About this RNA
The RNA shown here (transfer RNA) has 73 nucleotides and comes from a Candidatus Parcubacteria bacterium. Rfam family: tRNA. Rfam classes the family as a transfer RNA.
RNA sequence: GUCCGGUUAGCUCAGCUGGUAGAGCGCUACAUUGACAUUGUAGAGGUCACAAGUUCAAGUCUUGUACCGGACA
Numbered sequence: 001g002u003c004c005g006g007u008u009a010g011c012u013c014a015g016c017u018g019g020u021a022g023a024g025c026g027c028u029a030c031a032u033u034g035a036c037a038u039u040g041u042a043g044a045g046g047u048c049a050c051a052a053g054u055u056c057a058a059g060u061c062u063u064g065u066a067c068c069g070g071a072c073a
Base pairs, nucleotide, nucleotide: 001072002071003070004069005068006067007066010025011024012023013022019056027043028042029041030040031039049065050064051063052062053061
C1' cells in the first nucleotide's frame, strides 16, 4: 500500500429480511438469613465509534474518517 473482519450498557456479547435497543455477569433496593453467601423480585445504566447519504422509518443499507485485529505484498 491492497483486501477482509470488528467497534452496541461498567465487562463479555446477541440483535435474523430496515419497523419499541436486549441477554449473561457486574451495580442498587427489597425479600429470605442471627450475619454472610446463595436464591427470588424490582430498578438504574445506551449520542449503537464519528460524520454524511438513502428511506415514512437506519444498530441494520451506501460513502467517508478513526481505532483494533487478520491476510497478502